[in-house]
RNA sequence: CACCCGAAACCGCUGAAUCCUUGCCUGUGGGUGAGGAGCGGGGGACCCAGAGGUGGGGCGAAUCGCUUCGUUGCGUAGCGCGACUCUUUCAGCGCGAGCCCGUCAGCUAACCCCGUAAGCCGACACGAAAGAGAUU
Numbered sequence: 001c002a003c004c005c006g007a008a009a010c011c012g013c014u015g016a017a018u019c020c021u022u023g024c025c026u027g028u029g030g031g032u033g034a035g036g037a038g039c040g041g042g043g044g045a046c047c048c049a050g051a052g053g054u055g056g057g058g059c060g061a062a063u064c065g066c067u068u069c070g071u072u073g074c075g076u077a078g079c080g081c082g083a084c085u086c087u088u089u090c091a092g093c094g095c096g097a098g099c100c101c102g103u104c105a106g107c108u109a110a111c112c113c114c115g116u117a118a119g120c121c122g123a124c125a126c127g128a129a130a131g132a133g134a135u136u
Stems, first nucleotide, its partner, number of pairs: 007136002012120003018037008038116006048106001055104001056101004064075003078095004084133007
């Protein structure tokens, strides 16, 4: 170094929403700005695609159908779930909202712009199988 076998630690969740540098104020606990990296989103040519009307569009898993006096109820596309990581399958438990632009936007190289929040859990939550990969 390679191969084989065996054993095992750290490690909460949804979400792009994390990390670093720095100015000013300060009662030194903090407060308030700026910049960068990473991650995420939007606008924007040729070509291609395509109409419009009763507007249209974006973020997001959160669409659609039936039903009800009433998101009232039942389903559904889709989405999430903890013991190394990823993919697939099965089981169980949940979600299936909300907000924004303002008559305007298909795709789209160059280019331009924006976000980096919020919320929850402390419990027998801590299911299973196959394949591939990684650390001690």

Model confidence (mean pLDDT): 76 of 100. The RNA shown here (c-di-AMP riboswitch aptamer (ydaO/yuaA leader)) has 136 nucleotides and comes from a Solirubrobacteraceae bacterium. Lineage of the source: Bacteria > Bacillati > Actinomycetota > Thermoleophilia > Solirubrobacteraceae.